[in-house]
Molecule: transfer RNA
Organism: Campylobacteraceae bacterium
RNA sequence: GGCAGGGUAGCUCAGCCGGUUAGAGCGCUGGUCUCAUAAGCCGGAGGUCGGGGAUUCGAGUUCCCCCCCUGCUACCA
Numbered sequence: 001g002g003c004a005g006g007g008u009a010g011c012u013c014a015g016c017c018g019g020u021u022a023g024a025g026c027g028c029u030g031g032u033c034u035c036a037u038a039a040g041c042c043g044g045a046g047g048u049c050g051g052g053g054a055u056u057c058g059a060g061u062u063c064c065c066c067c068c069c070u071g072c073u074a075c076c077a
Stems, first nucleotide, its partner, number of pairs: 001073007010026004019057001028044005050066005
């Protein structure tokens, strides 16, 4: 350099064929329970969906450019 996969909550990841409210588990947090802690149960907060642009009535999802990560591969020294 080429090819492929990936970037969504603090972490690990879903998100089908564009459709209007973006979700789960863990973690965090308030309550409940307990002598107390943990677990359990009820609730809550937490998101520029990597960045920019385009298409569209509408984009996490489609198209273009760029950045980053992983794997494979080629070349040079």